Overview:
Model confidence (mean pLDDT): 77 of 100. The RNA shown here (Lysine riboswitch aptamer) has 166 nucleotides and comes from a mouse gut metagenome.
This record gives sequence, C1' cells and structure tokens, in this order.
RNA sequence: UAUAGAGGUCGCGUUUUUUAUAAGUAGCUUUUUGGAUGCAGGCAGGCAGAAGAAAAAAAGAUGAAAGGAAAAAACGCCGAAAGAUAAAGAACGCCGGGCUUUAUCUUGGGCAUGUGAUGAAUAAUCAUAUGACUGUCAUCAGAUUUUGUUCUGGUGGAGAGCUAUA
Repeated sequence: UAUAGAGGUCGCGUUUUUUAUAAGUAGCUUUUUGGAUGCAGGCAGGCAGAAGAAAAAAAGAUGAAAGGAAAAAACGCCGAAAGAUAAAGAACGCCGGGCUUUAUCUUGGGCAUGUGAUGAAUAAUCAUAUGACUGUCAUCAGAUUUUGUUCUGGUGGAGAGCUAUA
C1' cells in the first nucleotide's frame, strides 16, 4: 500500500408490506352565540367573507392523512452511521424551512437514568452529562504454560483504530 475480516442476538442504515397509535381528532352538514377577518412560518398574489370571517357550544351523517412506532421480508454495509458548521444544487412566486451533494470538525458500540430540542404522546429521534456493560489495543500484577500461549483483575487510549494475508 492492497485485499479480506471482527465488535452486536436491540451492530448501522435504506426500501416494501401489514398492524396499532395519531382519532372518533382535523374536515363536512345543520342550529345557536359572535361580529371582521381567515386560508400550515413570513411577504406577494389569489380565493372565501355582513347572502356573516375567526372563535365557542350542541346535534347529525360520516370521517381522514403526514411524520414518527412495532413486526416480517429484502437490500447495502462495519465511519457502518449520526450530529454541528459552511458552500452548492433541484422543486416552490421570493425568503425561511425541509431534501440532496461536497468540505471541515466531533463520536469505538449498544443500554439505563437526568436535562434540553422535535413530537399528539408517558412512544420515538437527536444533543449532552453520569453510570456500569461490551469489543479492541497498550501497560501492570497474578495464574497457566505450546515460555511471548491462554485466562483473571487493575489502569489508560481511540475507529485516520484493531486482526489476518500479500
């Protein structure tokens, strides 16, 4: 330098299907109250509105969806991937936001708990702190011996790492 691998039975991510939740909510119709605005963040434009907007209550017939979640299957993998910042790109009337790509920086991995953000949510995700656990390397001590092999324990580091082969 190249190639091939390991960490985990909740390793990481993507897609599809089903299910539950969202929710008997939003929305629709009627009536009453109300009395001028409403239309997902803003602007512009357009539409609706005194032939009654927003909001509230009652009734009726009906009644969703997105994101997120669980299970199964398939696919790609082991900086898998995630986050922050910056730039560019496509769509949108413009901006913001979201998405994609690139660059820099951070994080070995999952789990639990606390805090914050997002979220309908007590689900979940992300960030951060703490805690043990786990894999790997280094080092120290002990045991064992195939005398640099294996195991146990302590301490410390980080994936630009570790192992094997050439």

It matches the Rfam family "Lysine riboswitch aptamer". About the family: Riboswitches are metabolite binding domains within certain messenger RNAs that serve as precision sensors for their corresponding targets.